[in-house]
């Protein structure tokens, strides 16, 4: 320098093919259960989807540029 992959709550990931209310598990907070803790049950908080721009009534999703990490090639 060229090609490819990954990036979404604190963590691990789904959702992209086919644009239409951002989700799950774990964790966390509160409550129930217990003498207390764990387990179990219930409720809740927490992410403008790596960044910027564009298309569109509407973008995590489509297009362009860009950043970080990983792989391959030179």
């Nucleotide at each position: 320098c060229g090609g490819g992959g990954u990036g979404u709550g604190g963590c691990u990931c789904a959702g992209a093919c086919c644009g239409g209310u951002a989700g799950a598990g774990c964790g966390c907070a509160c409550g129930g259960u217990u003498c207390g803790g764990g387990u179990c049950c219930g409720u809740g908080a927490g992410g403008u989807c790596g960044g910027a721009g564009g298309u569109u009534c509407a973008a995590a999703u489509c297009c362009u540029c860009u950043c970080a990490c990983c792989c391959c090639g030179a």
Molecule: transfer RNA
Organism: bacterium